[in-house]
The part of an RNA shown here (small-subunit ribosomal RNA, 3' major domain) has 478 nucleotides and comes from an uncultured bacterium. RNAcentral holds the full RNA, with entries from Greengenes.
Context: one part of a larger RNA
C1' cells in the first nucleotide's frame, strides 16, 4: 500500500421488512447429472452451467457408432510428363447407396491457307490439400461477472531516507469523485452526466395507399369535391430548479407551491472506466506449437444424438364456482408475405381439401382472447382435471417403424393448494389474457424475442440476512 475481521461509523440496492404471485408436492414438456449403450457427438458446471452454444437432430444437419467404398483426394494453387475418339453425356453388369465398370454418342477457344502449334479440360507423378484432432494454462477477437457500482489514474508541486503519501481526506449535498465550501496543493484524463434512439404535448409542412366533419350526385353500394379531425413522417417548440415561498453557511442543495401535456435524471433503451475471476469460447472465424496423412482426411447406407431404476434445474397444465360448459356480442398492436400470404364461394363434425379474386403490399391477405349479457352445472375426484391408451383420419416430405405435428370418437390416470427451503416484482410494474416474428418442407415452441388488452397491493422503517461504496481501526496475511 492492499486484502481480510462473527471490529467501529456513515450510506445505498426488491437486500431485508410491508405486499402480490410463484417454485419445492402431481402429470407433462425441456435441459443436466447418473446409468445404460456399438454409439447414446462435443462444449458450458456456485452466484456468472443446467428451455445454455442449438433462433428448429426423421434423411441432410452430424461432429458419434456399425458396415461398405476412395486415396493429389469433396475443395485451392503450382511444376513436370502424357492425352483427339480427348473433355463431356454415359447403356449393360455388381451393389443398400457410395463406388466400381465401361458399350455407344461426342465437343470448345486462340494463331494459321493448310499441315500444325498453343490453351482449356482430362490424366500420371510430385509439391501439397484436408482434419468439428489437441492445447482457451501459448494467443487474437468476442463475451459473461463484480456493476451502470462510482470509482480508477496522471502531470507538476509539496511531504517522507524509502516503500509511499498528498491531490481523491474534512463540513454539507447528490442517483453520481454530482456540486458547493474549506484545504499544500494546482490542474488534467478515463468513467458520471449531457450529446443519440424511443415514448408522453403542441405547432408548421405534406395528404396517398391514410382520414372523412361538411357539400354535391345516387334508392343504396358508392362516386366527385375536401385535408378540418385521426394517422403517417420530416422540421421545430417545450423542462432549465427557469419562477415563488420556506429551510440552509449569503453556498451547493432540499421541502412545498404556481403555471404546465410533462417537474426536478418525466418513462424506457443504447451506452459498461482501471481492473477481477490463468472465468468462457482453438466447435463461429482467425492464429503459434504439437499430432494424423491408403487416415484422426473424404463419400455412402443404416443406426444414434429421442435409451431410463433414478436425482436436480427451468417451464406448461391443473387441483376448480373470482370456476367449467353453451349461446350471443364488442374492442388491439407489433409484424410477415412471391417456390409466398391467400379473400369471398363450395365440400368435410374437424384437422383439412377444391378453387383462386387480390397483393412485391399504409392499397391485398393474415388481424384477437380474457372482458360483457343470458342460460346450465351446485361442491362431487364432479359438466374439475386432462395424462395414458385404442380406433379412424388429415398435412408436410424420396421417406413419419426407431423418431413429426394436427383432428375426431372412445378411454379417462395423478392431482383436493404442496415439508424443510426458495424465487420474481415498486406502476401501466406484478398478475392474468391473447397475437406476431425468427429458425423452418414439416415440427416435437409449453422455448426465445417482441406486441397489444385487462390491470392491482404494499413500502412503518434500516435492528437483522445478502451484495456493494466511503472513512477509520487491528493483523502471526501478500
Nucleotide at each position: 500500500u492492499g486484502a481480510c475481521g462473527g471490529g467501529g461509523g456513515c450510506c445505498c440496492g426488491c437486500a431485508c421488512a410491508a405486499g402480490c404471485g410463484g417454485u419445492g408436492g402431481a402429470g407433462c414438456a425441456u435441459g443436466u447429472g447418473g446409468u445404460u449403450u456399438a454409439a447414446u457427438a462435443g462444449g458450458a458446471u456456485g452466484c456468472u452451467a443446467c428451455g445454455c452454444c442449438u433462433g428448429g437432430a426423421a434423411c441432410c444437419u452430424u461432429a458419434c457408432c456399425a458396415g461398405g467404398a476412395c486415396u493429389u483426394g469433396a475443395c485451392a494453387u503450382g511444376u513436370a510428363g502424357g492425352u483427339g475418339g480427348u473433355a463431356g453425356u454415359g447403356a449393360a453388369c455388381c451393389g443398400a447407396a457410395a463406388g466400381g465398370g465401361g458399350a455407344a454418342c461426342g465437343a470448345c477457344c486462340u494463331c494459321g491457307c493448310a499441315a500444325g502449334a498453343g490453351g482449356a479440360g482430362c490424366u500420371u507423378a510430385c509439391a501439397c490439400a484436408g482434419g468439428u484432432g489437441u492445447u482457451g494454462c501459448a494467443u487474437g477477437g468476442c463475451u459473461g461477472u463484480c456493476g451502470u457500482c462510482a470509482g480508477c489514474u496522471c502531470g507538476u508541486g509539496u511531504c517522507g531516507u524509502g516503500a509511499g503519501a498528498u491531490g481523491u481526506u474534512g463540513g454539507g449535498u447528490u442517483a453520481a469523485g454530482u456540486c458547493c465550501c474549506g484545504u499544500a496543493a494546482c490542474g488534467a484524463g478515463c468513467g458520471c452526466a449531457a450529446c443519440c434512439c424511443u415514448u408522453a404535448u403542441u405547432u408548421u409542412u405534406a395528404g396517398u395507399u391514410g382520414c372523412a366533419a361538411c357539400c354535391u350526385c345516387g334508392c343504396a353500394a358508392g362516386a366527385g369535391g375536401g385535408c378540418a379531425c385521426u394517422c403517417u413522417a420530416a422540421a421545430a417548440a417545450g423542462a432549465c430548479u427557469g419562477c415563488c415561498a420556506g429551510u440552509g453557511a449569503u453556498a451547493a442543495a432540499c421541502u412545498g407551491g404556481a403555471g404546465g401535456a410533462a417537474g426536478g435524471u418525466g418513462g424506457g433503451g443504447a451506452u459498461g472506466a482501471c481492473g477481477u475471476c490463468a472465468a468462457g469460447u482453438c466447435a463461429g472465424u482467425a492464429c503459434g506449437g504439437c499430432c494424423c496423412u491408403u487416415a484422426u482426411g473424404u463419400c455412402c447406407u443404416g443406426g444414434g444424438c429421442u435409451a431410463c431404476a433414478c436425482a436436480c434445474g427451468u417451464g406448461c397444465u391443473a387441483c376448480a364456482a373470482u370456476g367449467g360448459g353453451g349461446u350471443g356480442u364488442a374492442u388491439a398492436a407489433u409484424g410477415a408475405g412471391a417456390g409466398g400470404c391467400a379473400a369471398g364461394a363450395c365440400c368435410g363434425c374437424g384437422a383439412g381439401g377444391u378453387g383462386g379474386a387480390g397483393c412485391a403490399a399504409a392499397u391485398c391477405u393474415u388481424c384477437a382472447a380474457a372482458a360483457c349479457a343470458c342460460c346450465c352445472c351446485c361442491c362431487a375426484g364432479u359438466u374439475c382435471g386432462g395424462a395414458u391408451u385404442g380406433a379412424a383420419g388429415g398435412c408436410u416430405g424420396c421417406a413419419a417403424u426407431u423418431c413429426g405435428c394436427c383432428u375426431u370418437c372412445a378411454u379417462g390416470a395423478a392431482g383436493u393448494u404442496g415439508g424443510a427451503a426458495u424465487c420474481g416484482c415498486u406502476a401501466g410494474u406484478a398478475a392474468c389474457g391473447g397475437c406476431g416474428u425468427a429458425u423452418c418442407a414439416g415440427c416435437a415452441a409449453c422455448g426465445a424475442c417482441g406486441c397489444c388488452g385487462u390491470g392491482a397491493a404494499u413500502a412503518c422503517g434500516u435492528u437483522c440476512c445478502c451484495g456493494g461504496g466511503c472513512c477509520u481501526u487491528g493483523u502471526a496475511c501478500a

Model confidence (mean pLDDT): 83 of 100.